[in-house]
Context: one part of a larger RNA
RNA sequence: CCUUCGCUAAGGAAUUCGGCAAAUUGCUGUCGUAACUUAGGGAGAAGGCAGCCCCUUCGUAUGCUUGCAUAUGUUGGGGGGCACAAACAAGGCUCAAACGACUGUUUAACAAAAACACAGCUCCCUGCUAACUCGAAAGAGGAUGUAUAGGGGGUGACGCCUGCCCAAUGCUGGAAGGUUAAAGAAGUUGGUUAGUUUCCUCGGAAACAAAGCUGGCGACUGAAGCCCCAGUGAAUGGCAGCAGUAACUAUAACUGUUCUAAGGUACCGAAGUUCCUUGUCGGGUAAUUUCCGACCUGCAGGAAAGGCGUAACGAGUUGAGCACUGUCUUCAGCGAAGGGCUCG
Repeated sequence: CCUUCGCUAAGGAAUUCGGCAAAUUGCUGUCGUAACUUAGGGAGAAGGCAGCCCCUUCGUAUGCUUGCAUAUGUUGGGGGGCACAAACAAGGCUCAAACGACUGUUUAACAAAAACACAGCUCCCUGCUAACUCGAAAGAGGAUGUAUAGGGGGUGACGCCUGCCCAAUGCUGGAAGGUUAAAGAAGUUGGUUAGUUUCCUCGGAAACAAAGCUGGCGACUGAAGCCCCAGUGAAUGGCAGCAGUAACUAUAACUGUUCUAAGGUACCGAAGUUCCUUGUCGGGUAAUUUCCGACCUGCAGGAAAGGCGUAACGAGUUGAGCACUGUCUUCAGCGAAGGGCUCG
């Protein structure tokens, strides 16, 4: 010097991103215990007091050998120590806020959380050979279930609520009209050639051409779908601008105008969302870009991608305080064990 421990004057978070680490607290009995609350909680809230040993008074319970033993409480007195829950073991506490209701689950080996799940709420599908899933199929699961059942999506206890828009996209329903496939098909056209006609140096050549076979075109017939018509938001989603106006000023309940499918309601708001921004005011501090309460000018909150509250809960996040401390005071000191170092 290193590691792991123990102690420390005065101060007591001045340390630090941050009380990280350490210290404090710790048991039993008893007294006492706030806001808030879903009346269960909060609560071991917080905060006090007592605790050793000896003698003694009065009980209680059990057992039996009936006056003893065991257990347990109680009255009064005394004793010693620095210290009596004497070792070990053994909650620090409080206030405020955001998030998530809660217990639970998760990145095996850098993340335990505000993420996931959750009970509850809601929408859609499914009438049973169910929907749906696995499987070329057989078949199986769903389910030896039957809409108080099963599958899928979203939200996420509880309380108060959940506004407007169906123009677009999706879904559901509709079927008059338009469009539209395969297929069918009146007809039309080409190939092939029995045959007919014409020509001819009688061998043939040319033209036309029935039936059959075969290729092309094809009026017309022709479903769903799409166009079309409605509905539907706890479906995907969306939820404006400009100008003027009140008898100080300022502001604008009011008016005009443009556009839209409709122009953001309640509630909340510099927020886990606010760029400007350390916004402004108040509180807390000697002093605070954090924190709490307000304001509203919301760059760019907003109602089940839920909005706003909320007791309880959280190895979670943020701010403040009490207690406590070597975290710290341009600082440190002492001690123990094991290393390091020297010698062997």